Large-subunit ribosomal RNA, domain I from a Gemmatimonadota bacterium, 550 nucleotides, folded computationally. Rfam family: Bacterial large subunit ribosomal RNA. Rfam links the family to the GO terms structural constituent of ribosome and ribosome. NCBI's taxonomy places the organism under Bacteria, Pseudomonadati, Gemmatimonadota. The prediction has a mean pLDDT of 83. It was read from a public genome assembly.
Context: one part of a larger RNA
RNA sequence: GGCACACGGGGGAUGCCUAGGCGCGGGCAGGCGAGGAAGGACGCGGCAAGCUGCGAAAAGCCAUGGGGAGUCGCACGCAGGCGUUGAUCCAUGGGUGUCCGAAUGGGGAAACCCGGCGGGGGUCAUGCUCCGUCACCCCUUAGGGGGAGCCAACCCGGGGAACUGAAACAUCUCAGUACCCGGAGGAGAAGAAAUCAAGCGAGAUUCCCUGAGUAGCGGCGAGCGAAAGGGGAAGAGCCCAAACCGACCUCCUAGUGGGGUCGGGGUUGAGGGGCUGGUGCGGGGUUAUCCCGCCUCAUGUGGAUCCGUGACUCGAAGCGGCCUGGAACGGCCCGCCGCAGAAGGUGAGAGUCCUGUAGGGGAAGCGGAGACGCAGGGGUGGCACCGGUACCCGAGUAGGCCGGAGGAAUCGAGGAGCUCUGGCUGAAUCUGGGGGGACCACCCUCCAAGGCUAAAUACUCGCCCGCGACCGAUAGUGCACGAGUACCGUGAGGGAAAGGUGAAAAGAACGCCGGGAGGCGAGUGAAAUAGAACCUGAAACCGUGUGCCU
Repeated sequence: GGCACACGGGGGAUGCCUAGGCGCGGGCAGGCGAGGAAGGACGCGGCAAGCUGCGAAAAGCCAUGGGGAGUCGCACGCAGGCGUUGAUCCAUGGGUGUCCGAAUGGGGAAACCCGGCGGGGGUCAUGCUCCGUCACCCCUUAGGGGGAGCCAACCCGGGGAACUGAAACAUCUCAGUACCCGGAGGAGAAGAAAUCAAGCGAGAUUCCCUGAGUAGCGGCGAGCGAAAGGGGAAGAGCCCAAACCGACCUCCUAGUGGGGUCGGGGUUGAGGGGCUGGUGCGGGGUUAUCCCGCCUCAUGUGGAUCCGUGACUCGAAGCGGCCUGGAACGGCCCGCCGCAGAAGGUGAGAGUCCUGUAGGGGAAGCGGAGACGCAGGGGUGGCACCGGUACCCGAGUAGGCCGGAGGAAUCGAGGAGCUCUGGCUGAAUCUGGGGGGACCACCCUCCAAGGCUAAAUACUCGCCCGCGACCGAUAGUGCACGAGUACCGUGAGGGAAAGGUGAAAAGAACGCCGGGAGGCGAGUGAAAUAGAACCUGAAACCGUGUGCCU
C1' cells in the first nucleotide's frame, strides 16, 4: 500500500409520514369603490425583530345571539391581569379607522409639503393645535343625484401582427389568433323574417348532436371548410315612427298656414292602418267627462307563509375480563348498538373512549320562492262584417355606376348574387318594394331603411361540500417552512433553498475535563447510536482495529 471483516465518522439517498399542492363534480356567489375600494406605508403589545390581528378608541371598543371554564394570537418565558356578576372564543350588527392610493383644497420625487373658509382649544395677541369643509365632468337645481378606480376567466365592439406552414417564397396559411383600446353583465351577444325553402312546406334567437370533413373554396398547393334539413335543450313575445284627432307653445308672407311639445290613434304581410258610409251586437251613470268592472305585465313596493344559509345544538352501544407490552386500539373470552361498521384522534390496529357519522333541531342577519295587497304600465268596455276613399306605412334611404385584393360566409373576382363601405347619382308607398346565387320570364316568398325582450349557452378570482387506478418534500403550486420572501438586476423583470426529537419535554438537576465549543458520568424515557446538527440513516469519501498478501 492492497484486499477482507468488524466498528465508527461523514453524508442525507431510501422507507414511512403529511401540515401543502393538483384535477374533477355539485351548490353558492358573481362584484368592491367618493359612506374613500383594491393594494400599500407607518404605527399599535409591560418586555416585541418577524408573521397574524388591529388603527392614535390601534392583538383592540359597544350591542345582540351562541357557548360554558378557562383565558391574555403564532409563541411553550418573566412579570402582571381577566373569568360562573359568564371571560377567552364563535356569529351578526355597530363604532373607531393615522397617511398614501381613483385620491378629489393646492402641490408633489406615493405614504410628504403648503393653504382658504367655519367652529373648538391655547395665548394679551400672532405663531401652534383639533374637528368639519373646499377637485373635475354630467344630470337636476329648492334640495340633490350620478360618474371616475380596482377585479381571475367568460362576452360584445374598435384596431390588429409576426414567427410558423407551404419542406424556398410573394397569393395563401398561422388568424381575425396573440396583443392594444373601449364597453357591459352575472352572464354577454343574438332575437320576433324585406328569413329559409322548393313547386312541399317551415315559422324569432341561442346552445348541443347530426348533416360532414359532405357541398364547396384553394399558387385546385399547403391547407381551409359551410348551410338547408333531421334529432334534442329552452321557449315569449312586444313597443314606437307615419296617416288622422285634440290641447298648448311658437313663427311669419296672417292662411282652411308652417314648426314644436304633449295626449289620443296605430303597429301589419291570407297586407295593415287612417278617414268615411251602412248593417249587427253593445258595462253604468248625473254624459265636454267621470265612475266602475274584467284581463294582463318581463316594473316598483309591502308581504303571510315556505325554503336555503347560519354561531351552534341533540345524537345509540363495553370506564367488560385475562394475556403480551412503556402504553391496548393487538390476541383470547363474554356482551351491546346500528337510519350511525364515513373519517380523524387517543401511548400499536377502537362501530360501542373523544371529535364525529346516520338522522333531527336552529335566533338575528342575509339570500331565494311567494299567495295576496298597493302603486305604476299596457289591453278591453267599440268590435265584427259589407262598401267607399287613395291619406299613411321608417330617404340622401332602396336602387344604379365607379372604387374598396374592404368585411363576413365554403366563395382567393370567379358565372358572383347577397351584405358593408368611400365617391357620383338617386326613387317609389301596395297598380309599392326586397329576396329565391349573373341575367330574363313565370312562379314562390318576405316587408328594409326605428327600438325592447327572459330561458336553454360561456366562465370561476372567491366561499361551502364531495370525489380521485393524482403527487408525497429533486414530487405536487415558484412557495407544505416569516415566499413572490432571501438574493440578482438601473429597470422591465428574474427568482430560490429550506418539512419530521418523543406518547408526553419527562428538553438532561447535580458532578467532572475545558476559556468555550464539545464531551464523560448521573438522571428522564420503551428507546438517548430518539439529545435538539434530534425518525429511518444507503452510496461516494475519511478513519480505527484485526487477519491475509506484497